[in-house]
RNA sequence: CCUGGAGAUCGGAUGGUCGCUUGAAGCCUGCUUCAAGAGGAAAGUCCGGGCUCCUUGGAAGAAGGGUGCUGGAUAACGUCCAGCGGGAGUAAUCCUAGGGAAAGUGCCACAGAAAGUAAACCGCCGGCGAAAGCCGGUAAGGGUGAAAGGGUGCGGUAAGAGCGCACCGCGCUUCCCGUGAGGGAAGUGGCAGGGUAAACCCCACCCGGAGCAAGACCAAGUAGAAACAGCCGUUGCUUUGGGCAACAGACGGUCUUUCACGUUGCUGUUUGGGUCGGUCGCAUGAGGGUCUUGGCAACAAGGCCCCUAGAUGAAUGGCCAUCCCCAAGUAAUUGGGACAGAACCCGGCUUAUAGAUCUCCAGGCAAA
RNA sequence: GAUCGCUUAGCUCAGCCGGUAGAGCAACUGACUUUUAAUCAGUAGGUCGAGAGUUCGAAUCUCUCAGCGAUCACCA
Numbered sequence: 001c002c003u004g005g006a007g008a009u010c011g012g013a014u015g016g017u018c019g020c021u022u023g024a025a026g027c028c029u030g031c032u033u034c035a036a037g038a039g040g041a042a043a044g045u046c047c048g049g050g051c052u053c054c055u056u057g058g059a060a061g062a063a064g065g066g067u068g069c070u071g072g073a074u075a076a077c078g079u080c081c082a083g084c085g086g087g088a089g090u091a092a093u094c095c096u097a098g099g100g101a102a103a104g105u106g107c108c109a110c111a112g113a114a115a116g117u118a119a120a121c122c123g124c125c126g127g128c129g130a131a132a133g134c135c136g137g138u139a140a141g142g143g144u145g146a147a148a149g150g151g152u153g154c155g156g157u158a159a160g161a162g163c164g165c166a167c168c169g170c171g172c173u174u175c176c177c178g179u180g181a182g183g184g185a186a187g188u189g190g191c192a193g194g195g196u197a198a199a200c201c202c203c204a205c206c207c208g209g210a211g212c213a214a215g216a217c218c219a220a221g222u223a224g225a226a227a228c229a230g231c232c233g234u235u236g237c238u239u240u241g242g243g244c245a246a247c248a249g250a251c252g253g254u255c256u257u258u259c260a261c262g263u264u265g266c267u268g269u270u271u272g273g274g275u276c277g278g279u280c281g282c283a284u285g286a287g288g289g290u291c292u293u294g295g296c297a298a299c300a301a302g303g304c305c306c307c308u309a310g311a312u313g314a315a316u317g318g319c320c321a322u323c324c325c326c327a328a329g330u331a332a333u334u335g336g337g338a339c340a341g342a343a344c345c346c347g348g349c350u351u352a353u354a355g356a357u358c359u360c361c362a363g364g365c366a367a368a
Numbered sequence: 369g370a371u372c373g374c375u376u377a378g379c380u381c382a383g384c385c386g387g388u389a390g391a392g393c394a395a396c397u398g399a400c401u402u403u404u405a406a407u408c409a410g411u412a413g414g415u416c417g418a419g420a421g422u423u424c425g426a427a428u429c430u431c432u433c434a435g436c437g438a439u440c441a442c443c444a
Base pairs, nucleotide, nucleotide: 001364002363003362004361005360006359007358008357009356010355012323013322014321015320016319017318018317020037021036022035023034024033025032026031027030039339043350044349046348047347048346049345050344051211052210053209054208055260057259058258059257060256061255062254064207065206066205067204068203069083070082071081072080073079084098085096086095087094088093099202100201104200105199106196107195108194121142122141123138124137125136126135127134128133150168151167152166153165154164155163169191170189171188172187173186174185175184176183177182215280216279217278218277225271226270227269228268229267230266233247234246235245236244237243249264250263251262252261273443274442275441287306288305289304290303291302292301293300294299324337325336326335327334328333369440370439371438372437373436374435375434378393379392380391381390387424395411396410397409398408399407417433418432419431420430421429
């Protein structure tokens, strides 16, 4: 220098002017002044939590859903970190839903003889036969297929075959290393039933549901309504009103059993009626920056500092000047500045993103 | 803002626990008819919304996107 890989940051700047939203102060009560005002994804709503309501109630079970190598991190996760195994690459490095197919069931189209406790179509070998052919042996070879019951070689045999042996692969046992997934070594078994679980399923672990249009309060308003279904039991008191108390019953957001708890004379559904207002929830939080310590890291602990959008027909903008970058042009100059925009709040993932910059690593070439 | 659903031929839809993608209408050609319609016979037309993955094999199973549609206010 070229090619490739990994990670990180920025993603127009400054000033003027006219406006918008919120907060504070002032008074002249609707104006003035001051301060603050989008993102790395605010997006998709794909996961996980906080928060709120519903009975998150205890125990047991069923159903349903999710996750799936190991160890750790975390409030939690399908996320992240560090490893193991497998695969790709010369390498740096990258990818990996990766438990169980020997619990059981299903499926494996077409082709093929045979698709799963194997199988004889061609071929090979033996026997019978004049021959055609028949009977038997054989999975070494051919052919089919995505896939055909270890692979290569030597021996062996009528031809063959783990039938025997060597190496490789695989299973099992023991020892060593590692927290573990797993790795290594030695011995041993002639090799046992192929694939598919992002098919049903089994095993282990996890999960209650709904969502800020959750929910709480204020104000205004009405026909403070009707229909249907279920229930309205017993006893006592009583002011005689379904008023009070007890028991029973009913109901209480997947279902069942049991034990609690709550509500109850009403409950549910539908139709009709009224409003289209306001306040809170709602901005101090698993917050951010920096330093130290522990850890390979994710991250954790501690010290110091900071407060930084809050709309609801929905603010965060327009114009001008100078500079920066890119393109066109000899030049003057002209055009352009990615993706995109908060809506209860966080942690992730995924997707979109013009261009610019920095750090580290691998390979190649050249020179010293 | 939240929660659900759909996408297959020109149109309306089947097929969705995997194995060559179909129906009706429409289009085109021929027959019948003096001609048209109707009828009969036949033909063409699809990268199953897009991209990855699982599998021998994906419209179908899984994931990520794109487009379209539906529902959800409060009071008594």
Molecule: RNase P RNA; transfer RNA
Organism: Alphaproteobacteria bacterium